[in-house]
This is a predicted structure of a 536-nucleotide part of an RNA (small-subunit ribosomal RNA, 5' domain) from an uncultured bacterium. The prediction has a mean pLDDT of 83.
Context: one part of a larger RNA
RNA sequence: GAUGAGCGCUGGCGGCGUGCCUAAUACAUGCAAGUCGAGCGAACGGACGAGAAGCUUGCUUCUCUGAUGUUAGCGGCGGACGGGUGAGUAACACGUGGAUAACCUACCUAUAAGACUGGGAUAACUUCGGGAAACCGGAGCUAAUACCGGAUAAUAUUUUGAACCGCAUGGUUCAAAAGUAAAAGACGGUCUUGCUGUCACUUAUAGAUGGAUCCGCGCUGCAUUAGCUAGUUGGUGGGGUAAAGGCCUACCAAGGCGACGAUCUGUAGCUGGUCUGAGAGGAUGAUCAGCCACACUGGGACUGAGACACGGCCCAGACUCCUACGGGAGGCAGCAGUGGGGAAUAUUGGACAAUGGGCGAAAGCCUGAUCCAGCCAUGCCGCGUGUGUGAAGAAGGCCUUUUGGUUGUAAAGCACUUUAAGUGGGGAGGAAAAGCUUAUGGUUAAUACCCAUAAGCCCUGACGUUACCCACAGAAUAAGCACCGGCUAACUCUGUGCCAGCAGCCGCGGUAAUACAGAGGGUGCAAGCGUUAAUC
Numbered sequence: 001g002a003u004g005a006g007c008g009c010u011g012g013c014g015g016c017g018u019g020c021c022u023a024a025u026a027c028a029u030g031c032a033a034g035u036c037g038a039g040c041g042a043a044c045g046g047a048c049g050a051g052a053a054g055c056u057u058g059c060u061u062c063u064c065u066g067a068u069g070u071u072a073g074c075g076g077c078g079g080a081c082g083g084g085u086g087a088g089u090a091a092c093a094c095g096u097g098g099a100u101a102a103c104c105u106a107c108c109u110a111u112a113a114g115a116c117u118g119g120g121a122u123a124a125c126u127u128c129g130g131g132a133a134a135c136c137g138g139a140g141c142u143a144a145u146a147c148c149g150g151a152u153a154a155u156a157u158u159u160u161g162a163a164c165c166g167c168a169u170g171g172u173u174c175a176a177a178a179g180u181a182a183a184a185g186a187c188g189g190u191c192u193u194g195c196u197g198u199c200a201c202u203u204a205u206a207g208a209u210g211g212a213u214c215c216g217c218g219c220u221g222c223a224u225u226a227g228c229u230a231g232u233u234g235g236u237g238g239g240g241u242a243a244a245g246g247c248c249u250a251c252c253a254a255g256g257c258g259a260c261g262a263u264c265u266g267u268a269g270c271u272g273g274u275c276u277g278a279g280a281g282g283a284u285g286a287u288c289a290g291c292c293a294c295a296c297u298g299g300g301a302c303u304g305a306g307a308c309a310c311g312g313c314c315c316a317g318a319c320u321c322c323u324a325c326g327g328g329a330g331g332c333a334g335c336a337g338u339g340g341g342g343a344a345u346a347u348u349g350g351a352c353a354a355u356g357g358g359c360g361a362a363a364g365c366c367u368g369a370u371c372c373a374g375c376c377a378u379g380c381c382g383c384g385u386g387u388g389u390g391a392a393g394a395a396g397g398c399c400u401u402u403u404g405g406u407u408g409u410a411a412a413g414c415a416c417u418u419u420a421a422g423u424g425g426g427g428a429g430g431a432a433a434a435g436c437u438u439a440u441g442g443u444u445a446a447u448a449c450c451c452a453u454a455a456g457c458c459c460u461g462a463c464g465u466u467a468c469c470c471a472c473a474g475a476a477u478a479a480g481c482a483c484c485g486g487c488u489a490a491c492u493c494u495g496u497g498c499c500a501g502c503a504g505c506c507g508c509g510g511u512a513a514u515a516c517a518g519a520g521g522g523u524g525c526a527a528g529c530g531u532u533a534a535u536c
Stems, first nucleotide, its partner, number of pairs: 001535001003533001005532005012383006019375001020341001025339003029336003034077003039074002042071003049064007084294003094218007103211002108207007116150004125140006157178009185199006220266002227257003232254008269291004273284004296317005319330004347373001349372003355369001356367004386416004396407004420477001422472005430463001435457008480525005485506003491520005501508002
């Protein structure tokens, strides 16, 4: 100098940050991932309307129709992002620079082409049954943008031929043959066997984005760790993967690494950065950002464009809970919060108003991401605790050579001011969109619909009693901490008497202690001041 700090004493306000460094310990409770009815059948609900009956003549009941709406299930997309933690990892994990002629990429963009014709199921539902529950089974019925055939068909695949090129394996392009795809969907408009718009769908190519793999170099301690290795090192055939490869397998060969430190072992997430330092360097890796790894412990795959998946599945284990003892349920290293550990680290808060994300045509819904608020002097910065005047140098305290000195213009007194806090008013910006109406243009057969642009109208703020401004009253509500022997700025008295004690080092204390304790005075910082810890 600096800290994610702790402890002691003290404590007025605001702005902006930060806040379990220990037990990757165990977790009560609530919330943290849903959404789409413009994919589908069904159920609920019941506006308006129509009819009938009763009569209290304007009400009640019944029947039919059934709009806006709600949603358990099937289906689609998203739950692989966002959020947390640093246990493991000394490794192509990370950083940096390259390679892929060895690769994949949902949604998005552009271009081209298409979207024809058939079928069988199944949840929901009904019913029967089992079970304490979790839940499960049988029978029957039904739909789809769910599922499965056929047609068409590509630069994808296989085979054959040709041209051009390169960086070794090879790459690009062209031609021929074989063979492979889809939802007649949804919602609108209309001049309704049709045409057309938007969205969705299929195929191909290209882009964008995101990922995957490989390589050079860099990357901690110990030699009181010197030898290590059998799929080990290489080849051939085969398998597997999006993809090269002992990645796996059969056979063959005997290789491969190592004092330029292999192997074993300890420690550790890496980086941009942060702190320090003139620099070189040293230490460090909280917050923020990039990458990686993990999700009770260990293992495994399924689905999917993407996971071997924090709030998915299966198995094993430990632990906790429910049980009718037959069997079941769970995973806060998400946000709050609890026990425990510890010197030590916060609210079981508000809102989706903004930014961003998921779904949806949209309205919108969801969002403990995020934006805000709460707590803590934990840090940095700013402000205040008054200002001027005031000598009888008051009283009191302390010291004294008893004359005085000092506290000290300090106080009182007098004259002012009102920042901040308080009270009462006013009051931005964070809000642009979306929606409605109109106009123009595009699309179209169309002055419908839809899309784009412009104008007008209307509406949306958690924070929030916002920032800021004005007024009111009154010095009113606001100073401590450490030190004073030398280093090191600041000295006297009293008490104590090698005791009690101090101390970072040197060292003080045994009867006049500037070093202990108290007091007066002083010095230094100041809403802080000291101290401890680790570090430069």
The full RNA is in RNAcentral, with records from ENA and SILVA.